The prediction has a mean pLDDT of 78. Lysine riboswitch aptamer from uncultured Dysosmobacter sp., 168 nucleotides, folded computationally.
RNA sequence: UGAUAGAGGCGCGGCCAAUAAGAGUACCCAUCCCGCAAACAGGCAACGGGGAUGGCGAAAGGCUUGGCCGCCGAGGGGCUUCCCGUUGCUGCCUGGCGGGGGAGGUGCCCGGGCCGUCGGAUAAGAUCCGCCGGACUGUCGCCCGAGUAUUCGGGCGGAGCGCUGUCA
Numbered sequence: 001u002g003a004u005a006g007a008g009g010c011g012c013g014g015c016c017a018a019u020a021a022g023a024g025u026a027c028c029c030a031u032c033c034c035g036c037a038a039a040c041a042g043g044c045a046a047c048g049g050g051g052a053u054g055g056c057g058a059a060a061g062g063c064u065u066g067g068c069c070g071c072c073g074a075g076g077g078g079c080u081u082c083c084c085g086u087u088g089c090u091g092c093c094u095g096g097c098g099g100g101g102g103a104g105g106u107g108c109c110c111g112g113g114c115c116g117u118c119g120g121a122u123a124a125g126a127u128c129c130g131c132c133g134g135a136c137u138g139u140c141g142c143c144c145g146a147g148u149a150u151u152c153g154g155g156c157g158g159a160g161c162g163c164u165g166u167c168a
Stems, first nucleotide, its partner, number of pairs: 001168006009072001011071008028055007036048001040095005075110003078106007087098003111137002114134003118130004139158008
């Protein structure tokens, strides 16, 4: 240097099922009321629109738990290109902007999870993501100590482009 097999642990991702939440919300139905307009641009309607009460009453995305599968740059994030609508900005259409989802790319960032502040996503005090801080943990290096010893303990430092085993 190459190949191959591995380790970290509240480890990572996917699929399926169930609970909670979403939500007594949306849709739909009944009765009553308003009186035509505001929110990015342009346009449209009136057989349209808005509100209250009552009835009926979901789902998706996002979680959590359990099971299964695949794994240990697992994977996540940033940037960028394209695509999608069950999203917001106006009731509807088109466009625009924002948000979300999917796929691809990458001479970029992150060893791992946990806790906290702040910011973002979100219906959300769930959960996720990012910056910063904290201790913990795996690993290697250096220094010190104990030990006959391949081991143990302490301090400091590095990053997965790392570390360990085997083979060449």